RNA sequence: CAGCUAUCAAGAGCGGUCGAGAAACCUGGUUCGAUGACGCCGCAGCAACCCCCCGGAAGUCCGGGUGCGGGUGCUCCCGCCAGGAGCGAUGGACG
Numbered sequence: 001c002a003g004c005u006a007u008c009a010a011g012a013g014c015g016g017u018c019g020a021g022a023a024a025c026c027u028g029g030u031u032c033g034a035u036g037a038c039g040c041c042g043c044a045g046c047a048a049c050c051c052c053c054c055g056g057a058a059g060u061c062c063g064g065g066u067g068c069g070g071g072u073g074c075u076c077c078c079g080c081c082a083g084g085a086g087c088g089a090u091g092g093a094c095g
Base pairs, nucleotide, nucleotide: 001095004092005091006090007089008088013043014042015041016040017039021032022031023030025084026083027082028081029080044075045074046073049071050070051069052065053064054063055062056061079087
């Protein structure tokens, strides 16, 4: 990086910094934003996707456990709503 696969209506915020837009893309809306959004940094938190542990299987499997063991991810709103593209995000096992 491409394809495959699972999930995406639950959950979780404070401080500093930056200084005008942001909500992946297009269209139409709607919402948030100088009472500082978005982004970045720090700390904190949420979560059982993978590793790990237990049981059952022998299957890219099912159930349970662990967040003071490791790898990620996430912490406004149904992926903001609708349509389009069959798109986007995250995890996993390969290549």
A computed fold for a 95-nucleotide RNA from Tomitella fengzijianii, annotated as SAM riboswitch aptamer (S box leader). NCBI's taxonomy places the organism under Bacteria, Bacillati, Actinomycetes, Mycobacteriales, Tomitella. Model confidence (mean pLDDT): 82 of 100.